Predicted 3D model of a 1468-nucleotide RNA (small-subunit ribosomal RNA) from a metagenome. It matches the Rfam family "Bacterial small subunit ribosomal RNA".
RNA sequence: AGAGUUUGAUCCUGGCUCAGGAUGAACGCUGGCGGCGUGCCUAACCCAUGUAAGUCGAGCGAUUCUGAUAGCAAUAUUAGAAGAGCGGCGGAAGGGUGAGUAACACGUAGGAGACCUACCUCAUCGCAGGGAACAACUUCGCGAAAGCGGAGCUAAUACCCAAAAGACUCGUAGCUUCGGUGUUACGAGGAGAGUAUACCCGCAAGGGGAUGCGUGAUGAGAGGGUCCUGCGGCCCAUCAGCUAGUUGGUAGGGUAGUGGCCUACCAAGGCAACGACGGGUAGGGGGUCUGAGAGGACGAUCCCCCACACUGGAACUGAAACACGGUCCAGACGCCUACGGGUGGCAGCAGGGAGGAAUAUUGGUCAAUGGACGCAAGUCUGAACCAGCAACGCCGCGUGAAGGAUGAAGGCCUUCGGGUCGUAAACUUCUUUUGAGGGAGACGAGAAAGGACGGUAUCCCUCGAAUAAGCCACGGCUAACUACGUGCCAGCAGCCGCGGUAAAACGUAGGUGGCGAGCGUUAUCCGGAUUCAUUGGGCGUAAAGAGCUUGUAGGUGGCCACAUAAGUUGGACGUGAAAACUCCGGGCUUAACUUGGAGAGGCCGUUCAAUACUGUGAGGCUAGAGGGUGUCAGAGGGAAGUAGAAUUCCUGGUGUAGCAGUGAAAUGCGUAGAUAUCAGGAGGAAUACCCGUGGCGAAGGCGGCUUCCUGGGACACAACUGACACUGAGAAGCGAAAGCUAGGGGAGCAAACGGGAUUAGAAACCCCGGUAGUCCUAGCUGUAAACGAUGGAUGCUAGGUGUAAGCAGAUCUAACCCUGCUUGUGCCGAAGCUAACGCGUUAAGCAUCCCGCCUGGGAACUACGAGCGCAAGCUUAAAACUCAAAGGAAUUGACGGGGACCCGCACAAGCAGCGGAGCGUGUGGUUUAAUUCGAUUCUACACGAAGAACCUUACCCAGGUUUGACAUGCAGGUGGUAGUGAAGCGAAAGCGGAACGACCCGCAAGGGAGCUUGCACAGGUGUUGCAUGGCUGUCGUCAGCUCGUGUCGUGAGAUGUUGGUUUAAGUACCCUAACGAGCGCAACCCUCGUUGCCAGUUACAAGUGUCUGGCGAGACUGCCGGCCGCAAGCCGGAGGAAGGCGGGGACGACGUCAUGUCAGCAUGGCCUUUAUAUCUGGGGGCUACACACACGCUACAAUGGGUCGCAACAAUGGGUCGCCAAACCGCGAGGCGGAGCCAAUCCCAUAAAACGAUCCUCAGUUCAGAUUGCAGGCUGCAACCCGCCUGCAUGAAGUCGGAGUUGCUAGUAAACGCGCGUCAGCUAUAGUGCGUUGAAUACGUUCCCGGGUCUUGUACACACCGCCCGUCACACUAUGGGAGCUGGCAACACCUGAAGCCAGUAGCGUAACCGCAAGGAGCGCGCUGUCAAAGGUGGGGCUGGUGACUGGAGUGAAGUCGUAACAAGGUA
Repeated sequence: AGAGUUUGAUCCUGGCUCAGGAUGAACGCUGGCGGCGUGCCUAACCCAUGUAAGUCGAGCGAUUCUGAUAGCAAUAUUAGAAGAGCGGCGGAAGGGUGAGUAACACGUAGGAGACCUACCUCAUCGCAGGGAACAACUUCGCGAAAGCGGAGCUAAUACCCAAAAGACUCGUAGCUUCGGUGUUACGAGGAGAGUAUACCCGCAAGGGGAUGCGUGAUGAGAGGGUCCUGCGGCCCAUCAGCUAGUUGGUAGGGUAGUGGCCUACCAAGGCAACGACGGGUAGGGGGUCUGAGAGGACGAUCCCCCACACUGGAACUGAAACACGGUCCAGACGCCUACGGGUGGCAGCAGGGAGGAAUAUUGGUCAAUGGACGCAAGUCUGAACCAGCAACGCCGCGUGAAGGAUGAAGGCCUUCGGGUCGUAAACUUCUUUUGAGGGAGACGAGAAAGGACGGUAUCCCUCGAAUAAGCCACGGCUAACUACGUGCCAGCAGCCGCGGUAAAACGUAGGUGGCGAGCGUUAUCCGGAUUCAUUGGGCGUAAAGAGCUUGUAGGUGGCCACAUAAGUUGGACGUGAAAACUCCGGGCUUAACUUGGAGAGGCCGUUCAAUACUGUGAGGCUAGAGGGUGUCAGAGGGAAGUAGAAUUCCUGGUGUAGCAGUGAAAUGCGUAGAUAUCAGGAGGAAUACCCGUGGCGAAGGCGGCUUCCUGGGACACAACUGACACUGAGAAGCGAAAGCUAGGGGAGCAAACGGGAUUAGAAACCCCGGUAGUCCUAGCUGUAAACGAUGGAUGCUAGGUGUAAGCAGAUCUAACCCUGCUUGUGCCGAAGCUAACGCGUUAAGCAUCCCGCCUGGGAACUACGAGCGCAAGCUUAAAACUCAAAGGAAUUGACGGGGACCCGCACAAGCAGCGGAGCGUGUGGUUUAAUUCGAUUCUACACGAAGAACCUUACCCAGGUUUGACAUGCAGGUGGUAGUGAAGCGAAAGCGGAACGACCCGCAAGGGAGCUUGCACAGGUGUUGCAUGGCUGUCGUCAGCUCGUGUCGUGAGAUGUUGGUUUAAGUACCCUAACGAGCGCAACCCUCGUUGCCAGUUACAAGUGUCUGGCGAGACUGCCGGCCGCAAGCCGGAGGAAGGCGGGGACGACGUCAUGUCAGCAUGGCCUUUAUAUCUGGGGGCUACACACACGCUACAAUGGGUCGCAACAAUGGGUCGCCAAACCGCGAGGCGGAGCCAAUCCCAUAAAACGAUCCUCAGUUCAGAUUGCAGGCUGCAACCCGCCUGCAUGAAGUCGGAGUUGCUAGUAAACGCGCGUCAGCUAUAGUGCGUUGAAUACGUUCCCGGGUCUUGUACACACCGCCCGUCACACUAUGGGAGCUGGCAACACCUGAAGCCAGUAGCGUAACCGCAAGGAGCGCGCUGUCAAAGGUGGGGCUGGUGACUGGAGUGAAGUCGUAACAAGGUA
């Protein structure tokens, strides 16, 4: 630091995903040790048990026990101990938790002249005198218990009274202060306690002063607390208005103290777009994680602050609490109960249950540190220090080290050679961290003693490589590859995506890579993401400029000098707790950890200084802005009037049969007189020509003419004002069409609707009608692709060329032209910008200011809520869910019922056919035991098959064989062996085996060959042509397909190869950022046509011409004329056998169709192995037959057919298992025969149409020949299924063929026969050659088909057989509405109202004070009232869950119906 993913490819936009780091983690697999940390994130859910706050006898009185002394004893005194109670201090700290809280709660900086402070420290002054009680205790009573009550006794550092006080508090008055401060005078109020120790005095009781502790008052300090203020830090505006103690004042109350904190009265304020109020969420900070930083996210452990302690309320005590382990009340829950009543609060430490993916021991010690109490000893301390559990994290160490090649065995792979695991192991030598055993043994303890940890750390000795390695990954991103299994299955997956028989992506194995006592996964956060952009993004077309204007708040603002110092900048000071972080050091063997020092810590506060810029104040200027004077253009707006043309309608005339309409028609109108035409009239709407990328307006928009009212703009001048400006959230106004309300109006047009057509249908397009509406008036609506898809303002940055308005100059000062300036409106273009397209002084360039808007696609221009509206609806505007894309521009193709040009028997012009009939052949289908298999638009269908009776043959049936019908190797056997093989069984194959009977080499042992047995293996027309080779069809003999270098483009790509002319041709020429080249075209090759030469058998009667073979020549637009750019070339002509490629053939570019073929051959993988192999002079089938198609033959007749005659005239070919002559026999097929020929010699072999004559005379015939019968012939082992031929007889359909469709442009079509291959024979009418006779037509390229080039559009790229939309049906998912049902939250109104404080009252009670007493003061209880928790009732608000039914949405396999969109998408 980036990468993957949209496309055929490209650039951009844009989302999704990954690599990094982190965690209080969890889960899976695995697990040796140590150190240091950390450990309920969920139910602030409930808790058994133990424990976490006590202590003081030096405050006090009883009691008990022990000892001593005295005493006979009871008992007394004394010392010590225990200990309930009274009393003091402490239970407000420490410890836990994060529910609540959006707040002065927290952070930071300040303030308190408005305050408090126990314990501690310092200072000053005191501690003298009285009194009355209450616990404990005793006794009585109640109760199950908890506990309570009555009576009585008693002490104190408990309580009360009083004394002195200059201190303190309050009041009044004066001075002082900004201020509640200070000070002076006067008045009033207001405190206390003792005890211990030794000493002295005293017999003792007791007293004395001293000291310690305690205590009262005052002042100060330290530390702590309380209150107030500025600033800072979450989300929602689909929360916009909130507020009645509310805001302020006066007086009072209350408090330590200010204050509506509370009360009464008065006033009507206070807060809010700089976000009040409401809702949601949340403890805050130091800090932690991440990040380059700015930021973002978080707030465990440690530290600071806050809040809370079962839920809610309340006060008491106290220095401090409204109190975690206190009290009272209410509530929920739990427990005990004798049912009357009681009792409890782990969010202290352990522990239990529950919840959860998940989080530990009911441990030890107060040794240290710290805390409470105490004079102290000491007691208490789940604070703390330690230990236990957990790889939860960080850090460190180890699982050995060195040598060791036969590169062992074994595994895996293999091209079978080998490679790899791999120096890895074994083996040798060494070491002992760790481990085991034994021994020694701390620091932590600041004077002595005292150690939970701990016999721990550590040290020494001994033993022995001994006790110790896994996890994940290996298609790309991303380091790491093979084999087998599986076969869209099982599975994987973070994204892209893998898996349908050769998977580096699944599973396993081997190997490899990474990390390592861990490794992966999941979750979450930051990063990458410049993907919310301050740093650091955008808005013409990708998401994004509001439809337009005016203008409020706000933001921003021209030139000059002055003042100020708010912003700004700098210095100093304060603060920024510690820990953490960074740097430098120290201590644990190192590190983690810990510790010392320094730095940093934006911010905030105080103060000093600076004054460029901004702000502010005051002054000036004129370039911005405004105003003035003059001139000008204009469909700018509003109102009124008016004109002509046209349409329609009405009246009348003329006139007669049609009119209208369309692709073609029909509906419609018309004999009741239309259309047409003439005259007159009515009415409404709109203004031809002028009219122009012309004008005006902010936009919407504005078009005959005249008048009135009215807005804005431009130019010229420079005498006025003096920054008055720009933008503009909210707001207000304007705002096409359609639509709505009310009233008019209504000619034409025309949604809806009716009819006619079209169509498979036609709810459309076309036609005939036609109502709202369109028009006017008044109002509403407020939206448009309201577009330049481009907000407004200002300045700057080359030009060229139109046009509109104005001005100036020049021109004989006339007009025009011309030159210049300003404003508007267009086009082209520099720089620059842009992803590209494009923009370019009218910016999308360079800058400044202000506003609006965007942040992946869909859901969704939607739902809910709110506002507006009469309604329709508009504005604002989500989420669940779902996808990995959606998109922009450009590129190459392909395609178009787009365009241009060109070609082809493509059409047209012709000729002959096919499609109808019969037959032949092939195919489909059907049938069958089998009808073997393949080929299926062109490019399958007389195709593989150039020959299915058996064979072929692959299919079916039957019967056999199993190392096999065939090959190779190894091992064993074999001498009467191999081979031949009689009888017998059998359809054959085969079984069987009498009998006969061998070979080669040899050193004589054997070996080879053969046979046989066994093991390897053979075999397969079994499968995959979508694993392949080779071959092949087609586009297409179409003219194309590419490359190198250069250039252009960010790039895909382009250019070249386009353009003009030309050609059969990317053939050639010219032009040209291209220049060249390759594969194709052409030529080179064969053949035919002319000819020269040479040679010549078997040709010819001969010579040598014909003929055969070979080698050459000839044709090149070479020549002439015309056309052209005078290029390529085209047209015509001459000559020539042949003329512009002379005819024909061979030859098939890059590629396409996963063309065809595993059954021609070859071949990978898979399958099969007594069968899917193999055999059978075995049988059957491939030859079936209601039917359909394809290719043919023969015909339908007279241009013909029959018969006869004419020896009429060819060429290519073939022949020894062959062709077969002559002669003879047969009507004939054929037979017999055997001559000749391995072929220019002989044979097949008579060519046939033609020509001549005659009959037939238009008919199912003297046409046609199917079908069938009989008799024969040939081939063959064999013609039944199932051959061909002959003769005689029979004589079917068929009278020229619907829609449609094929071939052919000259020696061609058509007609005619002949040959050959295959082959025993033949189904050949097929295929392939050969010659004979021998036409017609082509105006032309509009149309059909195919192709080529250029161009255009595209949402296509498996490329139009493409893509794709909507309803419906089915399944699933989330969601809106919904009669309702049911929860939660916060308020409000009323009722009731606990505890308690406060106030009142005087019913009861009452020790201290007053009083001689009576009594009083005071206090308590009771009662009453205000406040008030909870509860009840009620109507609303907000927010969940659920709900019959219902709405749309999304996603799903190959469902249904149509064809809307993308091409002019067939109606843009």